[in-house]
This record gives sequence, structure tokens and C1' cells, in this order.
RNA sequence: UUAUCCAGAGCGGUGGAGGGUUACAGGCCCUUAGAAACCGCGGCAACCGACUAAAGAUUGUUAACAAUCGGCAGUGACUGGUGCCAAUGCCUGCCUAGAGAGUGUUUCUAGGAGCGAUGA
Repeated sequence: UUAUCCAGAGCGGUGGAGGGUUACAGGCCCUUAGAAACCGCGGCAACCGACUAAAGAUUGUUAACAAUCGGCAGUGACUGGUGCCAAUGCCUGCCUAGAGAGUGUUUCUAGGAGCGAUGA
């Protein structure tokens, strides 16, 4: 920089009090019927790699055609490189629009921004 983020997939051991993806705040949840972290095994998914391959490009050729590149789209799931395996990235925080309460606030819906995570 770019793509994706409401799908999917957990047991055991060690550990011993926190955890929910920087921090902060407010909710809501998970957790001594055992949190984080680490290890083992298992699984999910399909970003990259693998296979097929459109448009298009380049080179040779009078041309037909051939070779090379390219990678829309698709296939597959192993012995590849990562990732992931409570709840949408758990929800909200900023902006815009709409709707409802109702008089200075509040609720809901949709979209966007920002932040973050993962891959290339």
C1' cells in the first nucleotide's frame, strides 16, 4: 500500500487469577465447575504456494500459428508458508442521515471515518 473481518473450528497437560486484540471510559459477558500464558494433539478456513484458467501483453511469423508473460474466475485440502478455533473485531465512544420518546437530553436503525487484527 492493498484485501478481508455478523461464516467456520477444542480437548488434554502444566499453570493459578485474571480475561474478552494498545491505552482509557461505559456496558455486557467468560472465569477457582480453573482466567492469561506455555506445551501436546485435534480441528476450521482458504490469504499465499499448488492445479485449471478468461481478458490482455510481448516475441517470432506474410499469415495461419507457435512460444513466453499475465492471472478475471474456479478446483482442491496434503507432507507446503501463515492465520484462526466464546459472543460481529462482544457492543458503544467521532461524523452523517433517518425514525421514536421528549425538552435538553435520550433510545433505535443505516452508512462512513478512525483504531485494531490477519494475509499478501

Predicted 3D model of a 120-nucleotide RNA (SAM riboswitch aptamer (S box leader)) from a marine sediment metagenome. Of the family's consensus pairs, 91% are formed in the model. The RNAcentral record of the sequence draws on MGnify. Its mean pLDDT, the model's own confidence on a scale to 100, is 75.